[in-house]
Context: one part of a larger RNA
This record gives sequence, C1' cells and structure tokens, in this order.
RNA sequence: UUGGGUGUAAAGGGCAAGUAGGCGGUCUGUUAAGUGAGGGGUGAAAUCUACCGGCUCAAUCGGUAAACUGCCUUUCAAACUGGCAGACUUGAGGUAGGAAGAGGGAAAUGGAAUUCCCGGUGUAAGGGUGAAAUCUGUAGAUAUCGGGAAGAACACCGGCGGGCGAAGGCGAUUUCCUGGUCCUAUCCUGACGCUAAAUUGCGAAAGCUAGGGGAGCGAACAGAAUUAGAUACUCUGGUAGUCCUAGCCGUAAACGAUGAGCACUAGGUGUUGGGCCUUCACGGCUCAGUGCCGCAGCUAACGCAUUAAGUGCUCCACCUGGGGACUACGGUCGCAAGGCUAAAACUC
Repeated sequence: UUGGGUGUAAAGGGCAAGUAGGCGGUCUGUUAAGUGAGGGGUGAAAUCUACCGGCUCAAUCGGUAAACUGCCUUUCAAACUGGCAGACUUGAGGUAGGAAGAGGGAAAUGGAAUUCCCGGUGUAAGGGUGAAAUCUGUAGAUAUCGGGAAGAACACCGGCGGGCGAAGGCGAUUUCCUGGUCCUAUCCUGACGCUAAAUUGCGAAAGCUAGGGGAGCGAACAGAAUUAGAUACUCUGGUAGUCCUAGCCGUAAACGAUGAGCACUAGGUGUUGGGCCUUCACGGCUCAGUGCCGCAGCUAACGCAUUAAGUGCUCCACCUGGGGACUACGGUCGCAAGGCUAAAACUC
C1' cells in the first nucleotide's frame, strides 16, 4: 500500500463555523471528455506462456504461435458520469401565524443560612471523636434575644426517565439586549445541498499575569491523635485557591468510551413541546424531542435494536503486537507550567 476495522479488544478529532477538495434530487434537449463497440497503426529484440526441433537427457540453444492487458488514430452508439441550455419541486432556504425552554450577555433586587462585630440575659463548660487530645471559655465562651457588616451559594418548586445548548455547560427574582429550535399553512425562491483537510472561533476543573475581594470551604503547612512507623485516612487550625474585572493556558473517563448527513427496516409502553380529530372523560392520529422493553438483523460475547452497534450511499478523522513512548530530537505555540506534532536503538 491493498485489505480489514474503530461502544467495551489498537482505533471517532473535545465541539463548531467553514475554504480547497470529494460527493450530489427530478425531467427534456444537446455535446461526446469519461464510457462501450468495430477498423487501422504501433506496442524492437530478448524474457514469459504453448507447441515443435537440436546438443544421449536436463540446464542451455533454435523455430513457430500466442501474448505484450498499453498508446495513437478513425467510424459508430448515447444508457450512465461529466459539460452546456431550458424546466420542475420533493432536498435546502425564505415568508406568515403560533409555542416551549436553567440557551447566551449586562444591570438591579431578594430571603434563608454561615462567620464576624456591638449590646442584653445567663454560668461553666463548649467543641470534637471509635475513644481522645490539640482548640475555645471565668479577661464571661457555648446557648438565647436585639442590632449591624461581609462574602459566597440560590432550599422547596425540581421530575426516577423533565427542559435548553454544537460541545464545554446552564437552576433565586425582575428588566434590557440577543442566538437557536419546534409546530401549522404549503404562500415565495428554485438544487441555492452534504461533508470537510487547511484555517478560525468556542472550550470543565486546575494553573499563570495584573488589580480587587475574601464569609464558608480549603491543596501546602502547623499541631493533636492512630500506628511498629503514619510524610495518610480522623480531628483542631490554616495560606494559595475557590469569587469579580481584564488577559493567558487549551487540557479531561472533554464519555453515549458510539464522527457528520441522507434513505430504508415489526411492535409495545412512559414522558416533553406543537398540530388535528373526538362520543369532550377517556381516547385516537400526526410531527419534533427524550427514556425503557423488545422482533428481524448484527455482534467474539456483553449487548445494540426507527435516538442502531441493522441495511445502503457520501465525506472527514483515526487504528495496524506489548514495552520503550501521551517519550527523545527537531519544529511550533505559551510568561511559565506545559501543549501540539512525533521517532529510533533495544527488548518480549
């Protein structure tokens, strides 16, 4: 490379937008590049293959044929692919009318809890654990009542299978700005589509830079325990951090461990958002989501099964024994930490 694969054995890029490229709906006409058929030319010799012959045989050698799967040219065909021209509406988009939502950004506001401060009541304990101790407290703690301050997070509603978002993710309330989706009508455009190297953007937590903030929690650290030891698990404290603003980092079991799109292939039963019918209470039909069970089929099995891991097509990414190695070197990005790309020797 071919082939075969990628839920769990190696393997789906963290996610998206989208350039080149690849692929692309229905009908008509035309063309003849691809495609098919016929003819011609060429495709040196040797080699290869078949047959025949000659050295006693064989290797070797000679002859004849076939082959040289290719290229050029010419005539014809026009189904398919491509080109050109025209048309269409089912793909795609738009318009109108409805709908749901923790989708995103900004600002304001709220109550409960926690800690701290001030004051009142009140007295000897409190706290913590398996048991204790470190710790707090007669300089009045814990408890309780009143007042004040601060920061962070938003109980119930809330859903076991709910909703939204491309993913990461998103839950107090109100206002403003703003993205997407679904349904109905089938009114408009008329293939405008799908995918997607490169590129660009987004991207949990931790971490980094600068400036704020700091209630609770809490790496590091200190102490108390436990223990043979205890650089831990438990406890008392506690710095960075966690929060905000601006910028960086670009990684995760970034998981459905399952790339995106389209079409087809039994059903049953929940649930969310629309629409239609209805005997208006149940219920039935139909789109779009989200779960469970299950047939055919698939699978090494587990399992998947109209939300496929089934049956097909298009495009991208990735895998090719384990270790060495999510490494070295080089390149590139980063303030750094480090990220991305990515071997070999050797060894089993």
Molecule: small-subunit ribosomal RNA, central domain
Organism: uncultured bacterium